[in-house]
RNA sequence: GCCAUCGAGGGGUGCUGCAGCGGGCCAUGCCCGCCACGCUCGGUCGGCGACUUCAUGGCAAGGGCGCCCUUUCCGU
Numbered sequence: 001g002c003c004a005u006c007g008a009g010g011g012g013u014g015c016u017g018c019a020g021c022g023g024g025c026c027a028u029g030c031c032c033g034c035c036a037c038g039c040u041c042g043g044u045c046g047g048c049g050a051c052u053u054c055a056u057g058g059c060a061a062g063g064g065c066g067c068c069c070u071u072u073c074c075g076u
Stems, first nucleotide, its partner, number of pairs: 001048003004044006010069006018038001020034006037062001
């Protein structure tokens, strides 16, 4: 670093449908359906790869368009 898995990022809900997935077709594209945690951070006595090593500390920022609740701050 990649993969897998678990956790977290306050909660609920409506709409659209890019990627992706499923199906169909006149098939290098089109149509129908699903679809807004697909993102980031952290854990792992897990796997793979890469790499000079060691120590210490920390827990954030985002997520199309709306609505509601919650939390916090300011004002009245």
This is a predicted structure of a 76-nucleotide RNA (SAH (S-adenosyl-L-homocysteine) riboswitch aptamer) from Rhodanobacter sp. Its mean pLDDT, the model's own confidence on a scale to 100, is 79. Rfam family: SAH (S-adenosyl-L-homocysteine) riboswitch aptamer. A reference for the family is Wang et al. (2008), "Riboswitches that sense S-adenosylhomocysteine and activate genes involved in coenzyme recycling", Mol Cell. Rfam 15.1 lists 1,354 matches to the family in 1,132 species.